[in-house]
Predicted 3D model of a 477-nucleotide part of an RNA (small-subunit ribosomal RNA, 3' major domain) from an anaerobic digester metagenome. RNAcentral holds the full RNA, with entries from SILVA.
Context: one part of a larger RNA
């Protein structure tokens, strides 16, 4: 100087407390361990692995296994030689990769010697490797933590390691600011600058809008430029104003006015010096090692989907604040051409047929759902719950057996609120309700977004956890 302490002082945080909703019990979905297997590819491992890489495993993907093939190779460059266009079609054998036969085709320039491009074959350099090492590395990422810290120059002090500054008194979300001070300044962080949102003004007015006028079944049409909205430019908030507290003079704090908004307005992006030899050689790049008729590569089939069990994360429930049936409510944000698909017709339905419109403020996906109104059920393992199973179908796709989603009829399991323990959340939040998108042929209870309805509690800091500052002890470095 640090680190540590079941030492001390102060401060902060959904850390506790006060509340609300959960998880832990059930069924299912999904990930992991274990076991099994020819293979169940690999990685991730307290917080910070476990709906994680994977924004989507039937084939492909795919890295694994079995079997069948190839060996300058599926892919790149180059040289030499030989040869010919390549492509495409058909037949046979085969699980296919592929092999054989056959048809068609017969490149460009040319001084007719040849040259060039492309393909095939042979030979050689080499290719290839999701093989190993993340403890050889780059790059990227997590984490403490959006915590308020981490340092430097000059000066001064100390023999020196070092100290000072950065400590102290206040204050702040903040090493934020003020005052004091052997320090004076500065840098990386904080804040601000950026995006979205909340108010207003101006500009503009189609595909959006409709107050007044006319018109219609309908903003449908004429028309309008007010309103909504769209999207560009500005204004606006700064402790600026008032009172009090504070150190009669500070920073700041408390209350108030005005205001759409008040003390960082709300949300996002933004992550200091460093820590964990943290994660990743399987995104990519890369040293070294290993492999080279195989640890490379092609194909078919299987596996990654197994199942006594254990754990994590979710979904659905156990019902009456509910279930069912009927009915004339109200969004936002997105997406669409190998696409979104209206209307109409068929079907109980999933869907099918036909097909208008739309590269979209114009058309479509698209009926938002909880809510509300009415009826019914009357506390039951039920008209709760929907697992499981049988049959019949739809769709995607060469192909749904292993192993897809959905529909109809039938079936109707566990479950009556979950032990010890444990998680999230302070406001348009929790809870609850639906909608969309990425990936994607098909395949979400996951993920990322979007809006609708919309709470309770917060006395406070004694205690648990994590963190910050000062101080103290130490046989630790």
């Nucleotide at each position: 100087u640090g680190a540590c302490g079941g030492g001390g002082a102060c401060c902060c945080g959904c850390a506790c407390a006060a509340g609300c909703a959960g998880c832990g019990g059930a069924g299912c979905a999904u990930g992991u361990g274990g076991u099994u297997u020819a293979a169940u590819u690999c990685g991730a491992a307290g917080c910070a692995a476990c709906g994680c890489g994977a924004a989507g495993a039937a084939c492909c993907u795919u890295a694994c296994c079995a079997a069948g093939g190839c060996u300058u190779g599926a892919c790149a460059u180059a040289u030499a030689c030989a040869u010919g266009a390549c492509c495409g079609g058909u037949a046979u054998a085969g699980a296919g990769a592929u092999a054989u036969a056959u048809c068609u085709u017969u490149c460009u320039c040319u001084u007719c010697g040849g040259a060039g491009a492309c393909g095939u074959g042979u030979a050689u350099a080499c290719a290839g490797g999701u093989g190993g090492u993340g403890c050889a590395u780059g790059g990227u990422u997590g984490u403490c933590g959006u915590c308020a810290g981490c340092u430097c120059g000059u000066g001064u002090c100390g023999u020196g390691a070092g100290a000072u500054g950065u400590u102290g008194g206040g204050u702040u979300a903040a090493g934020u600011c003020c005052c004091g001070c052997a320090a004076c300044g500065a840098g990386c962080g904080c804040a601000a600058c950026c995006c979205u949102u909340g108010u207003c003004a101006c500009u503009a007015g189609u595909u959006a809008c409709c107050a007044g006028c006319a018109u219609u079944a309908a903003g449908u049409u004429g028309g309008g430029g007010a309103c909504u909205c769209u999207a560009g430019u500005g204004a606006g908030a700064c402790u600026g104003c008032c009172g009090g507290u504070g150190a009669u003079u500070a920073a700041a704090c408390c209350g108030g006015a005005g205001g759409a908004a008040g003390g960082u307005g709300a949300g996002g992006a933004u992550g200091a010096c460093g820590u964990c030899a943290a994660a990743u050689c399987a995104u990519c790049a890369u040293g070294c090692c290993c492999u080279u008729u195989a640890u490379g590569u092609c194909u078919u089939g299987g596996g990654c989907u197994a199942c006594a069990c254990a754990c994590g994360u979710g979904c659905u429930a156990c019902a009456a604040u509910g279930g069912u049936u009927a009915g004339a409510a109200c969004a936002g944000a997105g997406u669409g051409a190998a696409g979104c698909a209206a209307c109409c017709u068929a079907g109980u339905g999933a869907u099918a047929g036909u097909a208008a419109g739309c590269g979209a403020a114009u058309c479509a996906c698209a009926g938002a759902a909880a809510a509300c109104u009415a009826a019914u059920c009357u506390c039951a393992g039920u008209u709760c719950g929907g697992a499981u199973u049988g049959c019949a179908g739809u769709c995607u796709g060469c192909a749904a057996c292993u192993c897809g989603a959905c529909u109809g009829c039938a079936u109707g399991a566990a479950g009556u609120a979950g032990g010890a323990g444990u998680u999230g959340c302070u406001a348009g939040u929790a809870a609850u309700c639906a909608c969309a998108a990425a990936u994607c042929a098909g395949a979400a209870u996951g993920u990322u977004g979007u809006g609708g309805u919309g709470a309770a509690u917060g006395c406070g800091u004694u205690u648990c956890c994590g963190g910050g500052u000062c101080u103290u002890g130490u046989a630790c470095a």